Model confidence (mean pLDDT): 84 of 100. The RNA shown here (small-subunit ribosomal RNA) has 1501 nucleotides and comes from an uncultured bacterium. The RNAcentral record of the sequence draws on ENA and SILVA.

């Protein structure tokens, strides 16, 4: 920096990602080289080999080898080179490994004093004279072995005395005490038989003072987590005196004293080697402590000492233990955390290699020997670095692959081809540096008597290479031998196809996958890195997400309920001093390596290397004196005291008052009272309630009373008295910083609750009863106990809230109110001004995520101190501890789980929230439906099939404006397969078509007969077109699927008045404003106002129609006037007045008047007018909602079928029928039925048609056919109407059902049409709960027409006739609009969501206990060992001797392991049990979110 909480927003906040890194591991892949690294796990166990020896110039010697000598030979001989074993010396305490232990003098830094020191350096002194043993060896034994015993011989630089003592040590200051060793080389003189003595040089040895280096000890400071570890300590702390050590010291012992450590974290528990450094980070920090360097610790586990200069000793010893091995069973041996290597563990870590050539170490005089230190090689892409896998050209943009809209695109200059180059690898050839010392020779110097020896210097010579024929160089040949891995939804660079179908799978987070997946798998393509690439693990970063740098706490997590106050932190003003802090300088130190800078060396780099800087630190010292501290002295502004006033429900105690409730007594009085939404339980005729009088008792104090007062908070209210705390004001004086905050601590602390004793009127948990309800352990009602009250003692928590810690300075105003003071004013008041202390409101700057805060007590700007927070859940829970009588409180986790949880604000939606308004929404009415019969549609059932779709409103007389066949999609049977239909190919024919005969068949169809016709053009070619037949394949076809892939069309909210935009403004933003407000309207209609100004889609209007008039026109319509004619009729001439027709105009606009309103918009009334306030009706349907409906109108993507899910035919079905629902028709009758008579419509239709008049039939209808393609003819009779009759009944109502006989349509009325006549005459007497339509030419009622159609209408679409009632009004129901409010909803209340129960899984608490670990107390035992004691036994050196000294043995103290008993702590486990978390669509209710339907919440029972 990004992703992720939301519909969207801002914030808080967690989770996640991009970076760097690693001793890594795993997966896929793998050309070369250089430089590094390589058991992080079991400090688990180890086979085998090697890792520490060396010295013969210390010694006696001679097992083995070689040489020499002797010997005839066997053989002998230490004579020489040398040397096994042994004595002796030095080394083995270094080097190498590991990190178990250790939280401390372990380490780091800086200091210190009371020490030791082999070898080394330089200095001083010495090195004389003796002695006795003992290994080896020999002899003899024991034993399986390891080993060991006895006797005997022998040497030393082994051992022991004596002498000497510059210095040393002791001291009583005189004494006393105390060393040593020789070896090698050389040699002139002298001596000696010789060896040699002797001398000298070198090395060694002894004593001693010093140095260097190394080591031991002490101190200061720094160094992890836990307080759910708060007290620890008996050699403990100190002293004195012994002892002990190399050395200070309780290191140890005796005695004395009672100290020492600890909230600045002792003790205990857990974890851990520490540092230089390493990784990360801008830094500060955080994490880490492999490789390299320094220190420490350890060496199978525990204990112990010995030797030594040095060890309590990795490759030494003793003891105990565990384990392993050998064994003759008696007894022995061993210790890879050295280098390799093995097993085991593990995700995981190398060769049983070479060499001492170099560097270094040990021994030695040296040569040299030893050296798994080291240097090299080997293995591993483990890391870092470098190089390569080719370069140029090359478009026919090849082939192939993939995609495609079929045109093409892409892979892609990529390949091929052509021209070049040859690193690396392979082959051949050459070929280093690392090597110089030691050594030899020469010269010279020192030592010396010396040209010996030895040492130094110079010159010179020769030898020495594990790596390794390696690095490097040269040559020839060939593009020849050398590329993968991950990713491609967003973060995050990179997209398509196919497969799959919530499956398989992916996933770091968000999340993908349920048939069109850029997210799974594969492919093509692309992106990134590249001999690697990904994944996993881990650390830092991002994370300002523990905030020192650098965060917060009103509502997001977070101010302790309040105060007092010790420690601690901080502290007014001034002077002087000091120098702890601070600042500055100098010096010392801060190892090297690393990091950084400048150079150098490997061809570069990594890497190596020289120099510098740095190491931010610590110490010593000098200086400064501003600031802080400290010391001393002043000051008064902070703080406090004094005097006089003032207000107050401040606190405690005592007394007292009235109203009211209840109860008791008595009187009056009678039937109810009480209670509720409505009731009931309850009280009352045994006299309630009501009313009057009197009395009792308890609790609380109306009015005043108030965002009034007081108090630290909790809290405090009648009135009076007593005691008492604090505050404020005014004016003086005094003290002189006495202050602020406050961990631990202490006081107080509502209500509920607990204990003891009182009290008890009212109220009232629990409880009982009555209601309500599906239930009702509730809400409501009637009762009623604890309790509420008092005293004393506990409890100690609250949403203890201003959700805001205390103190202090500063920072605009305005207007209220309480207490005090001053001034003005008043007779007194009121009132005004100023000031001070409170209290609440608005508000500027500023702050805040926003809401909001906003000088008094700030959420502003600062300072001081305290408390608290760090994602949600688990959980304020468990365990532990403290407190409590109990209830419980305080302190306070983890496992596990989620990707959120949350704050504020926004827009919607919703509310059994509010306000305003509208609608046949209710109300007021009229007529119905729901009951009957029938019609029709749907469900269900049935069926071979009862085709399909539509399903609350918005499906159900709907798609369907006509199912007998057809339709038809369904079922059964029978047929066809390029197909019933389209385009294309080849071949054939010239057609085709019409009529016709017969046979089979249910038909499709198949076979057959006859006749008519004999395609068009033409270049005359089967050439072109067309048609038909046959064949093969592309394909046709599908009412198959998906309306949740779609287009189009449609329904609905809704003809509701809404929905938006541009610019501007406001807001961090989502958004707001406009569109809200005041009026008004049918209307977001209009007016006014306004940070808005305008605009668009809607509304309205423009369109059609009806209503009036005018003009024009006049046939088929009309007929007033004129004429003619008829029985009659616009019948005719004619007319153009009227009606009508159909074209064009006019008219209506709140235009006029009055009132009202705001002078507006408008509203009310009126006039005029055919029509009056959108005149009636229609068409017209905004943004959007419902994944609404339709793939079966049509179109269409994907999928599916292809001798069938396609096509044809016949028959059947869609018409079934116990039943349920919707929509209708006809009725139930007198506003009626029946009969007779009779007037007036409108709008339509008509040629395979409408059909008049006439005739026949009771009738449906038939015969026949005038007229009419229609203002002409026909359908066409309109019906309601009038009169008569019926007289309230299952009827002269009603017509279902059924029988007989017919009519019509049609190939065909059986399933299954309509109609007619006669006969039959069912239910039904106005319809429960519920529910529908309608506000005027409307409802109701009456008939007429049309589409569809061969036929079939109670349906649908239209038409006219007759023609009402009612509307007070908006409380309620339903729906809608606007504003506002609440919200935990946003799939939006059909929302969200809580708890029990049941089931699965997970982690966890308790748990009779059980099994281990660790620590500890008391006691027992007491190995090895050291020390002490004893030491009659043994004993060579010394001693004449006695003896001294030493040793064995024994005893004691200490003590490891072990044992017994107990305690604490920790881990694992445990029948059963508690809650918690999580899980798909389980069960029961509905607690919360809206007034959530009883407001919610906190504490308590």
């Nucleotide at each position: 920096g990004a992703g992720u909480u939301u519909g969207a927003u801002c914030c808080u906040g967690g989770c996640u990602c991009a970076g760097a890194u690693u001793g890594a591991a795993c997966g896929c892949u793998g050309g070369c080289g250089g430089c590094a690294u390589g058991c992080c796990u079991u400090a688990c166990a180890c086979a085998u080999g090697c890792a520490a020896g060396u010295c013969g110039a210390a010694c006696g010697g001679c097992a083995g080898c070689a040489c020499g000598g002797g010997g005839c030979a066997a053989c002998c001989u230490g004579g020489u080179g040398g040397c096994g074993a042994g004595u002796g010396g030095c080394g083995a305490a270094c080097g190498g490994g590991u990190g178990a232990g250790u939280a401390a003098c372990a380490u780091a830094u800086c200091g210190g004093a009371a020490c030791a020191u082999g070898u080394c350096c330089g200095g001083a002194a010495g090195u004389g004279g003796g002695g006795g043993a003992u290994a080896a060896c020999g002899u003899a034994g024991c034993g399986a072995a390891a080993g060991u015993u006895a006797c005997g011989c022998u040497a030393a630089u082994a051992c022991c005395g004596c002498a000497u003592a510059u210095g040393c040590c002791c001291u009583g200051a005189g004494c006393a005490g105390g060393a040593a060793a020789g070896c090698a080389g050389g040699g002139g003189a002298u001596c000696g038989c010789a060896a040699g003595a002797c001398c000298u040089u070198g090395c060694g040895c002894u004593u001693u003072a010093g140095g260097a280096g190394c080591g031991g000890c002490c101190g200061a400071u720094g160094u992890c987590g836990g307080a759910u570890u708060a007290g620890c300590u008996a050699g403990u702390u100190g002293g004195u005196g012994g002892g002990g050590u190399a050395a200070a010291g309780g290191c140890u012992c005796a005695c004395c004293a009672a100290g020492g450590c600890g909230a600045c974290g002792a003790u205990c528990c857990g974890u851990a080697g520490c540092g230089g450094g390493u990784c990360u980070g801008a830094g500060a920090g955080g994490a880490u402590g492999a490789u390299c360097c320094g220190c420490c610790a350890c060496a199978c586990u525990g204990g112990g000492a010995c030797u030594g200069a040095g060890a309590c000793a990795c490759g030494g010893c003793c003891c105990a233990g565990a384990c392993u091995c050998c064994u003759a069973c008696g007894g022995g041996a061993g210790g890879c955390a050295g280098c390799a290597g093995u097993g085991g563990g593990g995700a995981a870590u190398u060769u049983u290699g070479g060499a001492c050539a170099a560097u270094g170490g040990g021994c030695g005089a040296a040569a040299g020997c030893c050296u798994g230190a080291u240097c090299c090689a080997g293995c591993c892409a483990u890391g870092c670095c470098g190089c390569g896998u080719g370069a140029g050209u090359g478009a026919a943009g090849a082939a192939g692959g993939c995609c495609u809209u079929c045109g093409g695109g892409u892979u892609g200059u990529a390949a091929a081809g052509c021209u070049c180059u040859u690193u690396c690898g392979g082959c051949g050839g050459g070929g280093a540096a690392g090597a110089a010392a030691u050594c030899g020779c020469a010269u010279u110097c020192u030592c010396u008597a010396a040209u010996a020896c030895a040492g130094g210097a110079u010159g010179u010579g020769g030898a020495u290479g594990a790596c390794g024929g390696u690095a490097c160089c040269c040559g020839a040949a060939u593009a020849a031998g050398a590329a993968g891995c991950a990713c491609c939804g967003g973060c995050u660079a990179a997209c398509u196809a196919c497969g799959u179908g919530c499956c398989a799978g992916c996933a770091g987070c968000c999340g993908c996958g349920g048939u069109a997946a850029u997210a799974c798998g594969u492919a093509g393509g692309g992106u990134g890195c590249g001999a690697g690439c990904g994944u996993u693990a881990a650390u830092c970063g991002g994370a300002a997400u523990u905030a020192c740098u650098g965060g917060g706490c009103g509502u997001a997590a977070a101010g302790c309920g309040u105060g007092c106050g010790c420690a601690g932190g901080c502290g007014g003003u001034u002077u002087c001093g000091u120098a702890a802090g601070a600042c500055a300088g100098a010096c010392g130190u801060g190892a090297a390596a690393u990091c950084c800078c400048c150079g150098g060396g490997c061809u570069c780099a990594a890497c190596c290397u020289g120099g510098g800087a740095a190491c931010u630190g610590c110490g010593u010292u000098u200086g400064u004196g501003a600031c802080u501290g400290c010391g001393a002295g002043g000051c008064u502004a902070g703080a406090g005291u004094u005097u006089g006033g003032c207000a107050g429900a401040g606190g405690g105690g005592g007394g007292u008052g009235g109203a009211a409730u209840u109860c008791c007594a008595c009187g009056u009085g009678u039937a109810g009272c009480a209670g509720u939404g409505a009731a009931a339980u309850g009280c009352g005729u045994a006299g309630a309630g009501a009313u009057g009088u009197g009395g009792a008792g308890g609790a609380a104090c109306a009015c005043c009373g108030a965002u009034g007062g007081c108090g630290a908070a909790g809290g405090c209210a009648g009135c009076c008295c007593c005691c008492u705390g604090g505050g404020c004001c005014a004016a003086u004086a005094c003290u002189g910083a006495c202050g602020c905050u406050c961990a631990u601590g202490c006081c107080c602390g509502a209500a509920a609750g607990c204990g003891u004793g009182g009290g008890g009127a009212g109220c009232a948990a629990c409880c009982a009863g009555g209601a309500u309800a599906a239930g009702a352990u509730a809400c409501c009602c009637u009762g009623g106990u604890a309790g509420u009250c008092c005293a004393c003692g506990c409890c100690c928590u609250a949403a203890a809230c201003g959700a805001u810690g205390u103190c202090a300075c500063c920072u605009a105003g305005g207007g209220g109110u309480u207490g005090g003071g001053a001034g003005g004013g008043u007779u007194a008041a009121a009132c005004c001004u100023c000031u001070u202390a409170g209290u609440g409101c608005c508000g500027u700057a500023g702050c805040u995520a926003a809401c909001g805060c906003g000088u008094g007590a700030a959420a502003g700007u600062u300072g001081a101190c305290c408390g608290c927070c760090u994602g949600g859940g688990g959980a304020g829970u468990a365990c532990g501890g403290c407190c409590g009588c109990a209830a419980g409180g305080c302190u306070a986790a983890a496992a596990c789980u989620c990707a959120a949880a949350g704050g504020a604000a926004u827009u919607g939606a919703c509310g059994g929230g509010g306000g305003c308004c509208c609608g046949c929404a209710c109300a007021a009415g009229c007529a119905g439906u729901g009951g009957a019969g029938c019609a029709u549609g749907c469900g269900g059932u049935u069926u071979a099939a009862u085709u399909c779709g539509a399903u609350g409103u918005u499906a159900c007389g709907c798609g369907a404006a006509a199912a007998a066949c057809c339709u038809u999609a369904c079922c059964a049977a029978c047929c066809c397969u390029u197909g019933a239909c389209a385009u294309g190919g080849u071949g054939g024919u010239c057609g085709c078509g019409g009529a016709u005969c017969g046979c089979a068949g249910a038909g499709a169809u198949g076979c057959u007969u006859u006749c008519c016709u004999u395609c068009a053009g033409u270049u005359c070619g089967g050439c072109u077109g067309g048609a038909c037949c046959a064949c093969a394949c592309a394909c046709a076809g599908g009412u198959g699927u998906u309306g949740c892939a779609u287009g189009g069309c449609u329904g609905u909210c809704g003809u509701c008045a809404g929905c938006u935009c541009g610019u501007g403004u406001c807001g961090u933003g989502a958004g707001a404003u406009g569109u809200u407000g005041g009026g008004u309207u049918a209307a977001g209609u209009c007016c006014c106002g306004c940070a808005a100004c305008g605009a668009g889609c809607g509304c309205a209007a423009c369109c059609c129609u009806c209503a009036u008039c005018c003009u024009u026109a006049u046939u088929u319509g009309c007929c007033a006037g004129c004429g003619a004619g008829u029985a009659a009729u616009g019948u005719c001439g004619g007319g153009a007045a009227c009606u009508a027709u159909a074209a064009g105009g006019a008219a209506a606009c709140u235009g006029c008047c009055g009132g009202u309103g705001a002078u507006a918009a408008g509203c009310c009334g009126g006039a005029g007018g055919a029509a009056g306030g959108u005149g009636g009706g229609g068409a017209c349907g905004a943004u959007g909602u419902c994944a609404a409906g339709u793939c079966a109108u049509c179109a269409u993507g994907g999928c599916c079928c292809u001798u069938a899910u396609g096509g044809g035919u016949u028959g059947g079905g869609c018409u079934a029928c116990a039943c349920g629902c919707g929509u209708g028709c006809u009725a139930c009758a007198a506003u009626g039925g029946u009969a007779u008579c009779u007037a007036c419509a409108g709008a339509g239709g008509g040629a395979a048609g409408c059909a008049a008049g006439a005739c026949a039939g009771c009738g449906a209808u038939g015969u026949g056919g005038a007229g009419c393609a229609a203002a002409u003819c026909c359908c066409u009779a309109a019906a309601a109407g009038a009169u008569a009759u019926c007289u309230c009944a299952g009827u002269u109502c009603g017509g279902a059902u059924u029988g007989c006989a017919c009519u019509c349509u049609g190939c065909a009325a059986c399933u299954c049409g309509a109609g007619u006549g006669c006969a039959u005459g069912a239910a039904g007497u106005u319809g429960g709960a519920a529910u529908u339509g309608c506000u005027a030419g409307u409802a109701a009622u009456c008939g007429c027409g049309g589409a569809u159609c061969a036929g079939c209408a109670u349906g649908c679409c239209g038409c006219g006739g007759u023609g009402a009632a009612u509307a007070c009004g908006u409380u309620c129901u339903c729906g809608g609009g606007c504003c506002u409010u609440g919200u935990a909803c946003a799939c939006a209340c059909u929302g969200c969501c809580c708890g029990u129960c049941a089931c699965g899984c997970c982690a966890u608490g308790g748990g009779a206990g059980u099994u281990g670990g660790u620590u500890u107390u008391a006691c027992c035992c007491g190995a090895a060992g050291c020390u002490g004691g004893u030491g009659a036994g043994c004993u060579g050196a010394c001693g004449u001797a006695a003896g001294a000294g030493g040793c064995a043995g024994c005893c004691a103290a200490c003590c490891a392991c072990g044992g017994u008993a107990g305690a604490a702590u920790u881990a694992a486990u445990g029948a059963c049990u508690g809650g918690g978390g999580u899980g798909a669509a389980g069960u029961c209710g509905u607690a919360a979110c809206a007034a959530g339907g009883u407001a919610a919440c906190c504490g308590u029972a």